[in-house]
């Protein structure tokens, strides 16, 4: 120095066909049950603004295509593996 494969909430992880991002679970919170707790069921659970409806923004990081990007094209960075 070449070449690959990876990178999504607090954490594993899905969405592989470019079409509602964040399924599922695990933590987390309220609630029901209990004398009380633990199991166990049930509801919520990505930021920002806003009383509120509801905007907007968000897939490592910067640009590109495209009516639409996590995807697809460049360039960066990180990690892991491979030749040298």
């Nucleotide at each position: 120095g070449c070449c690959g494969c990876u990178g999504u909430g607090g954490c594993g992880g899905a969405a592989u066909u470019g079409g509602c991002a964040g399924a599922c679970g695990c933590a987390g919170u309220a609630g029901a049950c209990u004398c009380a707790a633990a199991a166990u069921c049930u509801g919520c659970c990505g930021g920002u603004a806003g009383c509120g409806a509801u905007a907007c923004c968000a897939u490592a990081c910067c640009g590109g295509u495209u009516c639409g990007a996590g995807c697809c094209c460049g360039g960066u960075c990180a990690g892991c593996g491979g030749c040298a």

This is a predicted structure of an 84-nucleotide RNA (transfer RNA) from Solobacterium sp. It matches the Rfam family "tRNA". By type it is a transfer RNA. The sequence was found in a public genome assembly.